[in-house]
């Protein structure tokens, strides 16, 4: 230096042709069973502000295109790979 892949909650991973982001699992919190637990099963579970209703923000960063981007373009940054 040049080619290719990644990069989304607390992790692991999805998300169709751009059209409700976070399906599934772990894990977590709260119940249930149990003398206690463990397994098991139910139900909740992104962040900040609020007593709540809600509200605003979230797909590495920053722009661009679009009525609308995780996702399509351009520059960067981390990583993983392959060639010099």
């Nucleotide at each position: 230096g040049c080619c290719c892949g990644g990069g989304u909650g607390g992790c692991g991973g999805a998300a169709u042709u751009g059209g409700u982001a976070g399906a599934c699992g772990c894990g977590c919190u709260g119940g249930a069973c149990u003398c206690a637990a463990a397994a098991u099963c139910c139900a909740g579970u992104g962040g900040u502000a609020g007593c709540a209703a809600u509200a605003u923000c979230g797909u590495g960063c920053g722009a661009g295109u679009u009525c609308g981007a995780g996702u399509c373009u351009c520059g960067c940054c981390c990583u993983g790979g392959g060639c010099a």